Predicted 3D model of an 85-nucleotide RNA (Glycine riboswitch aptamer) from an uncultured Pelagibacteraceae bacterium.
RNA sequence: CUCAUCUUAACGGGAGAGACCAUAUUUUGGCGCCGAAGGAGCAACCACCCCGGAAACUCUCAGGCAAAAGGACCGUUGGCAUAGU
Repeated sequence: CUCAUCUUAACGGGAGAGACCAUAUUUUGGCGCCGAAGGAGCAACCACCCCGGAAACUCUCAGGCAAAAGGACCGUUGGCAUAGU
């Protein structure tokens, strides 16, 4: 100095599904539903001496089903670390 990766901060974007019923006041219970925190399962694939890694698929334990909040993931900028020149 540069791109890439990892991680982190700020900002922007960001889906689905009952403002259901009873209780009575945000609580408890019942029925129904969603898939994008986290978790678990299968597996293409990657790596391979051993040990491993691995989805937005599947499950729905957890979570969620007006708004707000949260939100995988994506983008921009900055910082840390690694790598390269």
The coordinates come from a structure-prediction model, not an experiment, and the mean pLDDT is 75. The sequence was found by an Rfam model in a public genome assembly. Of the family's consensus pairs, 90% are formed in the model.